[in-house]
Context: one part of a larger RNA
RNA sequence: CCUUCGUUAAGGAAUUCGGCAAAAUUCCCCCCGUAACUUCGGGAGAAGGGGGGCCUCUGCUGGUUAGCAAUUAAGCGAAGCUGGUGGGGGCCGCAGAGAAAUGGCUUCUUCAACUGUUUAACAAAAACACAGGUCUCUGCUAAGUCGAAAGACGAUGUAUAGGGGCUGACGCCUGCCCAGUGCUGGAAGGUUAAGGGGAGAGGUUAGCGUAAGCGAAGCUUUGAACCGAAGCCCCAGUGAACGGCGGCCGUAACUAUAACGGUCCUAAGGUAGCGAAAUUCCUUGUCGGGUAAGUUCCGACCCGCACGAAUGGCGUAAUGAGAGAAGCACUGUCUCAACGAAGGACUCG
Repeated sequence: CCUUCGUUAAGGAAUUCGGCAAAAUUCCCCCCGUAACUUCGGGAGAAGGGGGGCCUCUGCUGGUUAGCAAUUAAGCGAAGCUGGUGGGGGCCGCAGAGAAAUGGCUUCUUCAACUGUUUAACAAAAACACAGGUCUCUGCUAAGUCGAAAGACGAUGUAUAGGGGCUGACGCCUGCCCAGUGCUGGAAGGUUAAGGGGAGAGGUUAGCGUAAGCGAAGCUUUGAACCGAAGCCCCAGUGAACGGCGGCCGUAACUAUAACGGUCCUAAGGUAGCGAAAUUCCUUGUCGGGUAAGUUCCGACCCGCACGAAUGGCGUAAUGAGAGAAGCACUGUCUCAACGAAGGACUCG
């Protein structure tokens, strides 16, 4: 010096990203007492106080029963032993849950309702799940899934059932847009495949022709019109479907601001609620609070770069090894280090 422990004057978080780690007048039982808030269950062991040993005296109340009583029963109950509990007096120590084991507490906010689940071996969370909500598909040989198929699951179930998507207890709510994309419905018209159809054209050659050439039937190559489904175009509906939810200019008798007006564009221009937020760049915004001093925190404001309503919005008791802020207690975290112990380190082997 390292590891693991022990003790420490005065101070007591000045340490540090952060009280991490350590400490603790925390801890067990009894008594008293216990706030906001609340879903009336909780919160709560809230918080905060007091007591606890031994000896002796005495009271109350149970158990047991020698005995007494009793037969239409079940009762009473001495002494002793024993369980519980109250009161008085006394004794000792620094200390009586005398050791060990055995909650530190409080306040504000955020996120997630909760108990659960998870990256086996750097992440336990605000992520996943969840009960609840909603949309959608499915009428049973169900939809869906696995499988060339047989077949199986779904289900020995039957729409109060089963599959899928989103949201995520509860409370108050969930606005506008169907132009685009998707889905559902529609069928008049347009477009449209195979197939049907076969006008027409080519090749070949019996024959005809002096020749050029023409050319039946058959075979063969091709092939126009016309008929022809779904789909698409088209017409509607649909947002707890994918999604989207404006700009410029002017205006009030100080100024400022703009309830108001004008104009352009759009499918429609963000409603309620919330808001420098797990979202705010400028930004340590501004004001207030807490501190001697506060880029964090809490309460407001609203100029929302770039919140916003089931990719849910805003609240919310309880819960949390979650995240941020503050206080009490306590401490070697620190001022600032010291001493001690064990094991290493060092030497020999």